[in-house]
A computed fold for a 408-nucleotide RNA from Nocardioides sp., annotated as Bacterial RNase P class A. Taxonomically the source falls in Nocardioides (Bacteria, Bacillati, Actinomycetes, Nocardioidaceae). Its Rfam family is "Bacterial RNase P class A". The family's RNA type in Rfam is ribozyme.
RNA sequence: UGGGCUGGCCGGACGAUCGCGGCAUCGUUCUUCGGAGCGGUGUCGAGGAAGGUCCGGGCUCCACAGGGCAAGGUGGUGGGUAACACCCACCCGGGGUGACCCGCGGGAAAGUGCCACAGAGAACAGACCGCCAGCCGGCUUCGGCCGGUCGGUAAGGGUGAAACGGCGGUGUAAGAGACCACCAGCGGUCCGGGCAACCGGACCGGCUCGGCAAACCCCACCUGGAGCAAGAUCAAGAAGUUGCGAGCCCCCGGGCUCGCGAUGCGUGCACGUCCGAGGGCGGCCCGCCCGAGUGCACGGGUAGAUCGCAGGAGGCUGUCGGCAACGGCAGUCGUAGAUGGAUGAUCGUCGCCCGGUGUCUCGUGAGGGACCCGGGCACAGAACCCGGCCUACAGGCCAGCCCGUCCG
Numbered sequence: 001u002g003g004g005c006u007g008g009c010c011g012g013a014c015g016a017u018c019g020c021g022g023c024a025u026c027g028u029u030c031u032u033c034g035g036a037g038c039g040g041u042g043u044c045g046a047g048g049a050a051g052g053u054c055c056g057g058g059c060u061c062c063a064c065a066g067g068g069c070a071a072g073g074u075g076g077u078g079g080g081u082a083a084c085a086c087c088c089a090c091c092c093g094g095g096g097u098g099a100c101c102c103g104c105g106g107g108a109a110a111g112u113g114c115c116a117c118a119g120a121g122a123a124c125a126g127a128c129c130g131c132c133a134g135c136c137g138g139c140u141u142c143g144g145c146c147g148g149u150c151g152g153u154a155a156g157g158g159u160g161a162a163a164c165g166g167c168g169g170u171g172u173a174a175g176a177g178a179c180c181a182c183c184a185g186c187g188g189u190c191c192g193g194g195c196a197a198c199c200g201g202a203c204c205g206g207c208u209c210g211g212c213a214a215a216c217c218c219c220a221c222c223u224g225g226a227g228c229a230a231g232a233u234c235a236a237g238a239a240g241u242u243g244c245g246a247g248c249c250c251c252c253g254g255g256c257u258c259g260c261g262a263u264g265c266g267u268g269c270a271c272g273u274c275c276g277a278g279g280g281c282g283g284c285c286c287g288c289c290c291g292a293g294u295g296c297a298c299g300g301g302u303a304g305a306u307c308g309c310a311g312g313a314g315g316c317u318g319u320c321g322g323c324a325a326c327g328g329c330a331g332u333c334g335u336a337g338a339u340g341g342a343u344g345a346u347c348g349u350c351g352c353c354c355g356g357u358g359u360c361u362c363g364u365g366a367g368g369g370a371c372c373c374g375g376g377c378a379c380a381g382a383a384c385c386c387g388g389c390c391u392a393c394a395g396g397c398c399a400g401c402c403c404g405u406c407c408g
Stems, first nucleotide, its partner, number of pairs: 001404010012350007020045011047379001051390002054388005059227004066286004071223005076090005091105001092103004106218002111216002113212003128157002130153003134149006165183002168180003184208001186205008231307004240263010265299007278290004314333008351377006358371005
């Protein structure tokens, strides 16, 4: 000085004017006494992803909630975590000169299936071109050559993404792990290191039986469901019912109206009330439990208020342990809570980025600095909350590491 790899942070600032929502407080008006409206003061008010809704949970309800089958998810080892398909460390495999990155990471000898085209043949496969022996025919320079037929062969060549170990020899008619040495792979025994996945080594063995499971499948482990539009409380209303009280009518039986309280939608049909309709336990089965009303059709009323709703597996600082993820201890902080859905608009200055036949200045030059002019400033908006993953992002800063070039 150029190019890369990994991790982290910021992502506009300040001021003025006007305008929003929550909380606290003061004043004032109304009030069915629950509270509502208006004004003032103080204070707080979106994110690193708030996006995707791909995972895991907290919480709420079913609900007191068992066993099996099926279904789904994950897939090296060890650790972290509330948990996970997440994170950390390591192992193995692959990519890269490297820093580093990626993972479809259990099983192909339980079974089934696929490997197009080409090729003789694609899993106990195969003979196209070749190589060799016998027989027949022809030629011959007598070394042999050509053709046919019957056999042997899979080392050479070819096809292909991939051809049933590699290389060098022995051997053979020609060959072949047929045999031998070395190597790779596989299996077995033993030793060493490691918690382990695995790594290293020694010896023995038959010679070697492809790939795909992110194909079905097998194996191991894990898993109730639904979801804040969950759920809880209050109020209102409803074609009624009932209790008490009062009044009126009728005539001893009741009916109507009003007030207060309790409870409840109306009508029709079907089934049922311990010989159990219906319902619950994700789908199915068993088992268990609830149960006096359920199911269907046609109609009526309500859609309001409050809670859930902001103190959490919380944030920050320091310290200790750990390779790390993370955990312990101490201190400290209190950081939106809307509900047609709040933080916006305008102006000014500054900051950052891009551009320039501009001005000045430094420099041999490349280029740099100051000023001026013009333009621009990313992705994007909580809705119960939290831990992740994925995706989007103008521009800027910091740290560590790798490679190249030049100078000393």